[in-house]
Context: one part of a larger RNA
RNA sequence: UCCGGCGAGUUUAUGCGGAGUGCAAGGUUAACCACGUCUUACGUGGGGAGCCGUAGCGAAAGCGAAUCCCGAUUUUUCGGGAUGGGUCUGAAUAGGGCCUCUAGUACUCAGCAUAAGACCCGAAACCGUGUGAUCUACCCAUGGCCAGGAUGAAUCAGGCAGAAAUGUUUGAGGAGGUCCGAACUCAUUACUGAUGCAAAAGUAUGAGAUGAGCUGUGGAUAGCGGUAACAUGCCAAACGAACACGGUAAUAGCUGGUUCUCCCCGAAAUAACUUUUCGGUUAGCCCUGUGUGGUGGGCAGUGGGGGUAGAGCACUAAUUGGAUCGGGGGGGGAGCAAUCCUUACCCCAUUCAGUUAAACUCCGAAUACCAUUGUUUCUAGCACGGGAGUUAGUCCUAGGGGGCAAGCUCCUAUGGACGCAAGGGAAAAAGCCCAGAUCGAUGGAUAAGGUCCCUAAAUUUGUACUAAGUGUAUAAGGAAGUAAAUUUUCUAAGACAUCCAGGAGGUUGGCUUAGAGGCAGCCAUCCUUUAAAGAGUGCGUAAUAGCUCACUGGCGAAGGAAGUUUGCGCCAUAAAUUUCCGGGACUAAGUACAGUACCGAUGCCACGAUUUCAUAUGUUUUGCAUGUGAGAGGUAGGGGAGCGUUCCGUUUUGCAGUGAAGGUAUACCUGUAAGGGAUACUGGAGUAUGCGGAAGUGAGAAGGCCGGA
Numbered sequence: 001u002c003c004g005g006c007g008a009g010u011u012u013a014u015g016c017g018g019a020g021u022g023c024a025a026g027g028u029u030a031a032c033c034a035c036g037u038c039u040u041a042c043g044u045g046g047g048g049a050g051c052c053g054u055a056g057c058g059a060a061a062g063c064g065a066a067u068c069c070c071g072a073u074u075u076u077u078c079g080g081g082a083u084g085g086g087u088c089u090g091a092a093u094a095g096g097g098c099c100u101c102u103a104g105u106a107c108u109c110a111g112c113a114u115a116a117g118a119c120c121c122g123a124a125a126c127c128g129u130g131u132g133a134u135c136u137a138c139c140c141a142u143g144g145c146c147a148g149g150a151u152g153a154a155u156c157a158g159g160c161a162g163a164a165a166u167g168u169u170u171g172a173g174g175a176g177g178u179c180c181g182a183a184c185u186c187a188u189u190a191c192u193g194a195u196g197c198a199a200a201a202g203u204a205u206g207a208g209a210u211g212a213g214c215u216g217u218g219g220a221u222a223g224c225g226g227u228a229a230c231a232u233g234c235c236a237a238a239c240g241a242a243c244a245c246g247g248u249a250a251u252a253g254c255u256g257g258u259u260c261u262c263c264c265c266g267a268a269a270u271a272a273c274u275u276u277u278c279g280g281u282u283a284g285c286c287c288u289g290u291g292u293g294g295u296g297g298g299c300a301g302u303g304g305g306g307g308u309a310g311a312g313c314a315c316u317a318a319u320u321g322g323a324u325c326g327g328g329g330g331g332g333g334a335g336c337a338a339u340c341c342u343u344a345c346c347c348c349a350u351u352c353a354g355u356u357a358a359a360c361u362c363c364g365a366a367u368a369c370c371a372u373u374g375u376u377u378c379u380a381g382c383a384c385g386g387g388a389g390u391u392a393g394u395c396c397u398a399g400g401g402g403g404c405a406a407g408c409u410c411c412u413a414u415g416g417a418c419g420c421a422a423g424g425g426a427a428a429a430a431g432c433c434c435a436g437a438u439c440g441a442u443g444g445a446u447a448a449g450g451u452c453c454c455u456a457a458a459u460u461u462g463u464a465c466u467a468a469g470u471g472u473a474u475a476a477g478g479a480a481g482u483a484a485a486u487u488u489u490c491u492a493a494g495a496c497a498u499c500c501a502g503g504a505g506g507u508u509g510g511c512u513u514a515g516a517g518g519c520a521g522c523c524a525u526c527c528u529u530u531a532a533a534g535a536g537u538g539c540g541u542a543a544u545a546g547c548u549c550a551c552u553g554g555c556g557a558a559g560g561a562a563g564u565u566u567g568c569g570c571c572a573u574a575a576a577u578u579u580c581c582g583g584g585a586c587u588a589a590g591u592a593c594a595g596u597a598c599c600g601a602u603g604c605c606a607c608g609a610u611u612u613c614a615u616a617u618g619u620u621u622u623g624c625a626u627g628u629g630a631g632a633g634g635u636a637g638g639g640g641a642g643c644g645u646u647c648c649g650u651u652u653u654g655c656a657g658u659g660a661a662g663g664u665a666u667a668c669c670u671g672u673a674a675g676g677g678a679u680a681c682u683g684g685a686g687u688a689u690g691c692g693g694a695a696g697u698g699a700g701a702a703g704g705c706c707g708g709a
Stems, first nucleotide, its partner, number of pairs: 001709006011116006018109006026052003032046006056063002066083007084100006119257002122254001126247006137221001139219007146211001148180003151176001155172007184208003189204004223239001225235003232241001260642006270283005284390002286387007296378001297376008310363001311361002316357003320353005326348004330343005393418004397413006423434003438609003442606003449599003452584003458596001460595006471586001477571002481568010499554004504528003509523003534549001538547002610632010643698001645695006652688001654687002662682005668677003
């Protein structure tokens, strides 16, 4: 990894509403007893205790309930309305609460709830009773072991010195948690080993090696504990509290798993509360049953309220510039003061022009919302029961809050899609565009998007633009790119550009300055001669000089100059696969505006078939047939109808050694499916159909369990 087998909503009690059956103002027995049988259990008969119902109200004492009318209906019966009634409260002949014109009860079945292990598997833990110190920690008792070498303490003896104390020297001596180093004990470093030789080893290297040394045997200490030169270390390969068994199916708001089929409908990821936030309860949204019957939706008309978008500045607040014979403050000047004059100053006021606002409004929509009338006939809506799931959402569009921003975060919505949605397009693709798959086979006309080749369909028609492979990524900014529109201005009285010539005088203007002569700087910026020429546009000099410009004439002959707006392009634009058209490639097969044709989907139409609901007709009426209409994507989930397995009752008095069940095979038959048959071989003794009943009733997933390959 594969194959086979096993493997998960069960049982009991009680309750709720529902379906069915019996009886019905009643219904029903429980324990237990008797009898019977196919005797583990069930059936029949008894058993009326008890329970539920037939009356309510009140804490209690206690008190204590129906007539009439209308409609439908053959009958029977059903529905509605009115006025009452019982009781409690109370002073009440007020008000209010509950009740009242009778339907229940017992059993069975399916659903659900509660209590239990309660769909299955899964903790780490907690408690109890025991077993462990043959490992290891420490201790006790009794034994054992430490080659060889080195160093040479105390002490003692002799000599010498000394009065002595004592010193010195020679010899003896043999101390030490002393030294080197085997056994022994340990484990520093490296490598090997890593399904190992080994659940901790091997090789080399290393530490201690007379000591707080090592070690044999026996014994002591036990888990809320022991022991510990303390590392949370060790207590039998596991120790922040051993192990075994039991309580025990501990609990698990958590993870995983949960087994046949078809048909119909079909969610949510929100609100409130929550020691609550990956969990719950209630509401919302889904399914289903019963009832109601125009109540729901769409469209149109009519009548409403509003203060959003926008806009505006009339208030509030902010804000730019100007004006003013206005007012105040500050500064300056004059004056003894009063006061007067003045100001690139500040504030206020008035006024003109220009602006801003979620918490401004003189204004003010579209929509939406409410009501009502009509219409449509789309099929919803509402009430009361039963069953859920959901309460981690995501992107897009639009409107907002936060954030520099984000495939960011938090809201809002008639929202849309995905979730739970397949198909076509966007090269590829949850959320974008088109479009919602009942099934079949073949056509038609289309949507989005496309039509040179890959690749189905135009190398389509017309008019323009682009030269950048722009198209086939990007901003501020920059530029005689090009196309179009437009404004102003010069021009045959000659423009624009080139070329030729002039570009002067007072004067070196005054000041300043070492100098300042058009050209450092400051002030002024006139006059003259002229066709024209600035008290000078730039370069230049120490300052002059020199070159040049404005301006003027000539030459020549036709448009020129300066802006503004728009389309498409250019630069800005540097990175890691040739990698920013899907590729080839393309000058259109690019871009803009128009037109025609075609391709293109599970959408639409045509044909056939199945099925659900509604409705009509017929009929042998829980149904069937035919017609008509509307449907049939689907996760969680609800509802409906079935297939199959084991066993039991009954049945066909079924089948079976003339071969049961089971197994293998089949391009066989049959059913929408789960499935059911047939045939062949195998197998060798049981087993099937109909109608019912009861469940250990269906496996591919649980790093499931057991076995095999």

Model confidence (mean pLDDT): 81 of 100. This is a predicted structure of a 709-nucleotide part of an RNA (large-subunit ribosomal RNA, domain II) from a Candidatus Dojkabacteria bacterium. It matches the Rfam family "Bacterial large subunit ribosomal RNA". Gene Ontology terms of the family: structural constituent of ribosome and ribosome. The RNAcentral record of the full RNA draws on ENA. Lineage of the source: Bacteria > Bacteria candidate phyla > Candidatus Dojkabacteria.